[in-house]
RNA sequence: AGAACGGUCUUCUAGGGUUCCGCGGCGAUUGCCGGUCUGGUCCGAGGGAAGGCACGCGGCAUGAAGCCGCGGACACACGGAGGGACAAAAGCCCGGGAGAU
Numbered sequence: 001a002g003a004a005c006g007g008u009c010u011u012c013u014a015g016g017g018u019u020c021c022g023c024g025g026c027g028a029u030u031g032c033c034g035g036u037c038u039g040g041u042c043c044g045a046g047g048g049a050a051g052g053c054a055c056g057c058g059g060c061a062u063g064a065a066g067c068c069g070c071g072g073a074c075a076c077a078c079g080g081a082g083g084g085a086c087a088a089a090a091g092c093c094c095g096g097g098a099g100a101u
Base pairs, nucleotide, nucleotide: 007053008052009051010050011049012048015043016042020040021039022037023034024033025032026031055071056070057069058068059067060066076096078099082094083093084092
C1' cells in the first nucleotide's frame, strides 16, 4: 500500500424490551405504579434455521404470455465506542462499517 463479490422477500429461532393484553401492588369505578413479571401481541439476526423469488443454464411450447428440469451454492466471517427508529430495547438499522487479525 492492497484485500472485489457475497441479491431480495416470507415464516421462525437465539435474543430484546414494555405500547396493548395478561399478571402483581395500591386505590376501589374508569385510575396510578411495576419488565428487578414466567407469558400473549410486538421488534428480531451478514456472521442462526427453513422456504419462495430474482438471476443463470438446459429442454419443451406458442401469435404471444409461458411450462418443466437443474443450479440458485460451498467455504470464511474477531469486532467496539457512538448514533438512529418505534412505546421501548436488542444479535434491529448505520454495519460483512471503524478497527483488529
Guanidine-I riboswitch aptamer, 101 nucleotides, folded computationally. Its Rfam family is "Guanidine-I riboswitch aptamer". Rfam links the family to the GO term regulation of gene expression. About the family: This family represents a conserved RNA structure found upstream of the ykkC and yxkD genes in Bacillus subtilis and related genes in other bacteria. Its mean pLDDT, the model's own confidence on a scale to 100, is 80.